Molecule: Bacterial small signal recognition particle RNA
Organism: uncultured Selenomonadaceae bacterium
């Protein structure tokens, strides 16, 4: 000096980490304009019964709060983790050539 291999640097894909959001879970949550059951009382009826239905109770919607883990989605040189690629520079190893 040249060739090849590997590393650094760059790019893409993937994975992980971190952060945000949604879902899931728990709690709370409707005087009436949600549901169910409807004491009392009311209405209809000669009666038997029937009807509507407040309070209460139970279950929920929207919402609010709590969230360890899981999952969805978004973002980030957080990692220099895996795979592939691009040419230039740089580092390194080996062979060859020259001095």
């Nucleotide at each position: 000096c040249c060739u090849u291999g590997g590393g650094u640097c760059c790019u893409g894909c993937g994975c992980a980490a971190c952060g945000g959001u949604g879902c899931c879970c728990c709690g709370u949550g409707a005087a009436c304009c949600c549901c169910g059951u409807c004491a009392g009382g009311u209405u209809c009826g000669g009666a038997a019964g029937a009807a509507a239905g407040c309070a209460g109770c139970g279950g929920u919607a929207a919402g609010c709060g709590g969230c360890a883990a899981g999952u969805u989605u978004c973002g980030u040189g957080u990692g220099c983790c895996g795979c592939a690629g691009a040419u230039a520079a740089u580092c390194u190893a080996a062979a060859g050539a020259c001095c």